[in-house]
Parts: sequence; structure tokens; C1' cells
RNA sequence: UCCCGAGUAGCUCAAUCGGCAGAGCGGGUGGCUGUUAACCACUAGGUUACAGGUUCAAGUCCUGUCUCGGGAG
Repeated sequence: UCCCGAGUAGCUCAAUCGGCAGAGCGGGUGGCUGUUAACCACUAGGUUACAGGUUCAAGUCCUGUCUCGGGAG
């Protein structure tokens, strides 16, 4: 320098052919009890890496940039 993949909640990851942004763990509150843990219920938490474009509608499609990983020379 070129090619490929990834970037979504604090962490690990889903989200079908473009149509309501979710789960588990973790956090908070409450219940349970001699107490803690475990268990049960409820609950908060999102500029979907950044900037544009297409579209009635974008996490998803297109362009550029950044970061990480892999490969070629």
C1' cells in the first nucleotide's frame, strides 16, 4: 500500500428479505431468612464507532473516515 471481516446497553452477543432496538450476565429496588449466598418479582440503562447518501421507513443498503482482528506484497 492492497484485500477480507468486525464495531449494537457496563460485559458477551442477537435482531429473518429494510418495518416496534432485545436476551443473558452485571447494576438498582423489593420479597424470602437468624445472616450472607442462592432463589423469586420488579426496574433503570442505547447518538446501533463517526459523517453523509438512498428510502415513506436504515442496526440492516451505498460512499467516505476511524478503531480492532486476519490475510497478500